[in-house]
RNA sequence: CACCAGCAUCAAGAGAGGGCGUGCGCCCCGCCAACCUGCCUACCUGGGCAAGGUGGUUGACUCCUCGGAGUGAUGUGGCCUUACAGGCAACCAAUCAGGUUUUC
Numbered sequence: 001c002a003c004c005a006g007c008a009u010c011a012a013g014a015g016a017g018g019g020c021g022u023g024c025g026c027c028c029c030g031c032c033a034a035c036c037u038g039c040c041u042a043c044c045u046g047g048g049c050a051a052g053g054u055g056g057u058u059g060a061c062u063c064c065u066c067g068g069a070g071u072g073a074u075g076u077g078g079c080c081u082u083a084c085a086g087g088c089a090a091c092c093a094a095u096c097a098g099g100u101u102u103u104c
Stems, first nucleotide, its partner, number of pairs: 006076005015029001017028005030057003035053003038049003042100005060071005078088004
């Protein structure tokens, strides 16, 4: 680095934009979405924020005993380095609820 496995989701949402090759992709811009990181509160849970990463912007498909199974898709942070390990960035946004610990 790639793949596999495990886990989570497959609800909703969002372009009749521009460019390049060419039938399906890639790039730019815009938009959508809380999966990871980060932040909102010292920690935990919940909730929130499109900031750093992905992803999406066309409604997953098939079978069936209707609750599941299979297949498939996405996610399970990013960058740099001398790679044991160390370092860097993450908003002008949100700026909350409950619980716990410590101090006064």
The RNA shown here (SAM-I/IV (S-adenosyl methionine) riboswitch aptamer) has 104 nucleotides and comes from Pseudohalioglobus lutimaris. The coordinates come from a structure-prediction model, not an experiment, and the mean pLDDT is 77. Its Rfam family is "SAM-I/IV (S-adenosyl methionine) riboswitch aptamer". Its family is annotated with regulation of gene expression and S-adenosylmethionine metabolic process in the Gene Ontology. A reference for the family is Weinberg et al. (2008), "The aptamer core of SAM-IV riboswitches mimics the ligand-binding site of SAM-I riboswitches", RNA. The family is grouped with related families in Rfam's "SAM clan". The RNAcentral record of the sequence draws on Rfam.